The part of an RNA shown here (large-subunit ribosomal RNA, domain VI) has 252 nucleotides and comes from a metagenome. The RNAcentral record of the full RNA draws on SILVA. Model confidence (mean pLDDT): 86 of 100. It matches the Rfam family "Bacterial large subunit ribosomal RNA". Gene Ontology terms of the family: ribosome and structural constituent of ribosome.
Context: one part of a larger RNA
RNA sequence: CGCAGGAGAGUUGAGGGGUUCAUUCCUUAGUACGAGAGGACCGGGAAUGACAAACCUCUGGUAUUCCAGUUGUCGUGUCAACGGCAUUGCUGGGCAGCUAUGUUUGGAAAGGAUAAGCGCUGAAAGCAUCUAAGCGCCAAGCCUCUCCCAAGAUGAACUCUCCCUGAAGAGUCGUGGUAGACCACCACGUUGAUAGGCCAUGGGUACAAGCGCAGUAAUGUGUUCAGCUCAAUGGUACUAAUACUCGUUCGG
Numbered sequence: 001c002g003c004a005g006g007a008g009a010g011u012u013g014a015g016g017g018g019u020u021c022a023u024u025c026c027u028u029a030g031u032a033c034g035a036g037a038g039g040a041c042c043g044g045g046a047a048u049g050a051c052a053a054a055c056c057u058c059u060g061g062u063a064u065u066c067c068a069g070u071u072g073u074c075g076u077g078u079c080a081a082c083g084g085c086a087u088u089g090c091u092g093g094g095c096a097g098c099u100a101u102g103u104u105u106g107g108a109a110a111g112g113a114u115a116a117g118c119g120c121u122g123a124a125a126g127c128a129u130c131u132a133a134g135c136g137c138c139a140a141g142c143c144u145c146u147c148c149c150a151a152g153a154u155g156a157a158c159u160c161u162c163c164c165u166g167a168a169g170a171g172u173c174g175u176g177g178u179a180g181a182c183c184a185c186c187a188c189g190u191u192g193a194u195a196g197g198c199c200a201u202g203g204g205u206a207c208a209a210g211c212g213c214a215g216u217a218a219u220g221u222g223u224u225c226a227g228c229u230c231a232a233u234g235g236u237a238c239u240a241a242u243a244c245u246c247g248u249u250c251g252g
């Protein structure tokens, strides 16, 4: 842009794609079979491996945006307290997010037509013969089933609800993320919790500074499960969502 008004929601499925695995153990049963040694078909149950998909509750990894410890040096006039640089200086931890070695799930069952093969009935050919007419069984393979996409399927499908003139609605713009290279998509724009701020809760680190006390001091200890911090959850209009354009007359 189209699908001859606009919007929201829900479907159908032409067509396309994915999957399609294997092993072990228990039981049937030490049964059938076999002189013995050995040792089943069929059926039932339980696990495992590889592979695949999704996810982050757990176990871990990462986490140069969080906390703490610490070395050297420079600086803030000095002490103390901090800051810069040294691979993030080094080290110990670590939320969210992302992630696998972690968790969950899957290849189940079934139907149809068949291949090789096995058959029934049965002539040509008084017999025989699965085949010539006719009728069955049978594979991890084929078509369904199952999972995903799907009406630009221009053959543009269907159903329901709503709207009606500067309207319905759409877009630019703005605040953003469940989305994302850009675009798009999704949420919101004061009739507002969209993001930031703030408050509370929760998570991380591990007990701040200052002051008191003890000690000559290093340091310890109390105030203090403190202080600092967050990508989390809930709340709260304090800040920013200002403003503008297109679209016409119930639809050839």
Stems, first nucleotide, its partner, number of pairs: 001152001005163007015149004021049007033038001051106005059100004066093005071086006110144003117137004164251001169246004173189005194240003197236005202230004210223005